[in-house]
Molecule: transfer RNA
Organism: Bacteroidales bacterium
RNA sequence: GCCGACGUAGCUCAGAGGUAGAGCACUUCCUUGGUAAGGAAGAGGUCUCGGGUCCAAGUCCCGAUGUCGGCU
Numbered sequence: 001g002c003c004g005a006c007g008u009a010g011c012u013c014a015g016a017g018g019u020a021g022a023g024c025a026c027u028u029c030c031u032u033g034g035u036a037a038g039g040a041a042g043a044g045g046u047c048u049c050g051g052g053u054c055c056a057a058g059u060c061c062c063g064a065u066g067u068c069g070g071c072u
Stems, first nucleotide, its partner, number of pairs: 001071007010024004018055001026042005048064005
């Protein structure tokens, strides 16, 4: 330099055009003599950034950027 994949909650990831989710972690409560385990409730996201298409974009298209991989 060229090619490809990926970027969504603190972490690991789902979501393939129509209200953003799960597990773990975190907070409060229940249970216990006290922990752990278990149970109930809750908080946490401008979906990497900028544009485009569409009635509607995390999702489709273009560009940028970061990470990883391949080729030279």